Source information
This is a predicted structure of a 476-nucleotide part of an RNA (small-subunit ribosomal RNA, 3' major domain) from a sludge metagenome. The coordinates come from a structure-prediction model, not an experiment, and the mean pLDDT is 86. Its Rfam family is "Bacterial small subunit ribosomal RNA". The RNAcentral record of the full RNA draws on SILVA.
[in-house]
Context: one part of a larger RNA
RNA sequence: UGACGGGGGCCCGCACAAGCGGUGGAGCAUGUGGUUUAAUUCGAUGCAACGCGAAGAACCUUACCAGCCCUUGACAUCCCUGGAAUCCCGCGGAGACGCGGGAGUGCCGUAAGGAGCCAGGAGACAGGUGCUGCAUGGCUGUCGUCAGCUCGUGUCGUGAGAUGUUGGGUUAAGUCCCGUAACGAGCGCAACCCUUGUCCCUAGUUGCCAGCGGUUUGGCCGGGAACUCUAGGGAGACUGCCGGUGAUAAACCGGAGGAAGGUGGGGAUGACGUCAAGUCAUCAUGGCCCUUAUGGGCUGGGCUACACACGUGCUACAAUGGUUGGUACAAAGGGUCGCGACCCCGCGAGGGUGAGCCAAUCCCAAAAAACCGAUCGUAGUCCGGAUUGCAGUCUGCAACUCGACUGCAUGAAGUCGGAAUCGCUAGUAAUCGCGGAUCAGCACGCCGCGGUGAAUACGUUCCCGGGCCUUGUACA
Numbered sequence: 001u002g003a004c005g006g007g008g009g010c011c012c013g014c015a016c017a018a019g020c021g022g023u024g025g026a027g028c029a030u031g032u033g034g035u036u037u038a039a040u041u042c043g044a045u046g047c048a049a050c051g052c053g054a055a056g057a058a059c060c061u062u063a064c065c066a067g068c069c070c071u072u073g074a075c076a077u078c079c080c081u082g083g084a085a086u087c088c089c090g091c092g093g094a095g096a097c098g099c100g101g102g103a104g105u106g107c108c109g110u111a112a113g114g115a116g117c118c119a120g121g122a123g124a125c126a127g128g129u130g131c132u133g134c135a136u137g138g139c140u141g142u143c144g145u146c147a148g149c150u151c152g153u154g155u156c157g158u159g160a161g162a163u164g165u166u167g168g169g170u171u172a173a174g175u176c177c178c179g180u181a182a183c184g185a186g187c188g189c190a191a192c193c194c195u196u197g198u199c200c201c202u203a204g205u206u207g208c209c210a211g212c213g214g215u216u217u218g219g220c221c222g223g224g225a226a227c228u229c230u231a232g233g234g235a236g237a238c239u240g241c242c243g244g245u246g247a248u249a250a251a252c253c254g255g256a257g258g259a260a261g262g263u264g265g266g267g268a269u270g271a272c273g274u275c276a277a278g279u280c281a282u283c284a285u286g287g288c289c290c291u292u293a294u295g296g297g298c299u300g301g302g303c304u305a306c307a308c309a310c311g312u313g314c315u316a317c318a319a320u321g322g323u324u325g326g327u328a329c330a331a332a333g334g335g336u337c338g339c340g341a342c343c344c345c346g347c348g349a350g351g352g353u354g355a356g357c358c359a360a361u362c363c364c365a366a367a368a369a370a371c372c373g374a375u376c377g378u379a380g381u382c383c384g385g386a387u388u389g390c391a392g393u394c395u396g397c398a399a400c401u402c403g404a405c406u407g408c409a410u411g412a413a414g415u416c417g418g419a420a421u422c423g424c425u426a427g428u429a430a431u432c433g434c435g436g437a438u439c440a441g442c443a444c445g446c447c448g449c450g451g452u453g454a455a456u457a458c459g460u461u462c463c464c465g466g467g468c469c470u471u472g473u474a475c476a
Base pairs, nucleotide, nucleotide: 001476002475003473004472005471007470008469009468010467011466012465013464015460016459019424020423021422022421023420026315027314028313029312030311031310032309033308034306035305042053043052064301065300066299067298068297069296070295073125077124078123079121080120081119082118083117086103087102088101089100090099091098092097107114108113127290128289130288131287132286136284137283138279139278140277141275143273148187149186150185151184152183153182154163155162156161167178168177169176193267194266195265196264198235199234200233201232202231203230204229208224209223212222213221214220238261241255242254243253244252245251317417321376322375323374324373325372326371333364334363335362338357339356343352344351345350383414388409389408390407391406392405393404394403430452431451432450433449434448435447436446
C1' cells in the first nucleotide's frame, strides 16, 4: 500500500421487511448429470454451466459409430499431356462409384498458340471440428451502470509511499458547494444519440372524414385538408419562477404554471482492473501431432437410449371456473421460389380454384381475455388432459428408428404442493392473445407487440452484495 475481520461509523441495492404471483408435489416439454450404447459427437460446470453455443439433429446439418470406397485428394497455386465446354442413355451397385455407348465441335488469334472449362499424370503441396483458451489475437461473461481508477507539476517522507481523492454539507453520481499544501488534468458520471409522452409548422396518398351533395349505406362517389395518422422540421423542462430551510453556498422541502418537474419513462452506452473466467468447434494464429489417414466420398445408424437425480418451462388441480351461442376493441410485424381473399368440397387438419398484392392500397388476420345470455352445482366432475388404439391431413426423394397437425375412442396423475427457494416497486407484477427470426416441415423455447391491470414499502435491527472513512493483523 492492499486484502481480510462472526471490528467500528456513514450510505446504497427487490438485499431484508411490507405485499402479489410462482418454483419445490403431479403430467408433459426441454437442457444437464448419471447410466447404457458400436456411437449415444464436442464444448459450457457456484453466483456468471444446465429452453446455454443450437434463431429449427428424419437425409443434409454432423463434427460420432458400423460397413463400402478414394489417395495430389471435396478445395488453392504451379508443371506436363490430351480434350472444348456441356448434355443424354444403358448395365452393375445400398450409394459413393465402376464399365460402356451416343450427341456436340464454341471464343480470341499475327494461325505458332492463348483464355476459360474438363480429364489423365508426376511432385511441391493440400486437408485435419486432431491437442494445447495455462503459448495467443479477437470477441464475450462477471463484479457493475457500482462510482470509482489514475496522471503532470508541487509539497511531505531515507524509502515503500503519502498528499491531491481526506474533512463539513449535498447528490443517482469523485454530482456540486465550502474548507484545504496543494494546483490542475485524463479515463469514468452527467450531457450530446435513439425511442416514448404535449403542442406548432410543412406535406395529404395508398391513410383520414368535421361540414356540404349523392349513395347500392361500404369514405363507396363528388369533394374537403379540419381531425386521426404518417414522417420531416421546430418549440418545450432549465430548480427557470415564488415561499421556506440551509452557511449569504451547493442543495433540499413545499407551491404556481405546465402534456410533462426536479435524471419525466424506456433504450443504446460498461472506466482502471478482477476471475491463468469462457471460447483453438465462428474466425485468426504460435507450437505439437496425423499424411493410402486423425484427410476425403457414400449408405445406414446415432446425437431422440432410460432404473434414476437436478435445473428451466408449459398445462392443470377448477365456479373470479368449464362448456356453449351471440357480440366488440389492438399494436407491432411478415409476404413474389412468397402472402394467398371470395366461392366450392371436407366434422376437421386440409383440399380444389385462384381474385388481389413487390403492398399505409392486397393478403397473413380470427385478436384473446373482456361483455351479454344459456348450462354445469362441488363431483376426480361437463375439472384435468397424460397415455394408448383406429382412421386421416400436410411438408418432404423419404416421416420405421425419429415430424407437426386433425377426427373418433380411451380418459392416467393431479383436490394448491415438506425442508427450502425465485421474480417483481407502475402501465410494473399478474393475466390475455398477436407477430417475427430460424425454417421444406417442425416452438410449451427465444426476440418483439399490444389488451386488461393490481397490492405493498413502517423501516434499515437482521440475511446477501456493494461504496467511503477508520481500526486490528503473526496475511501478500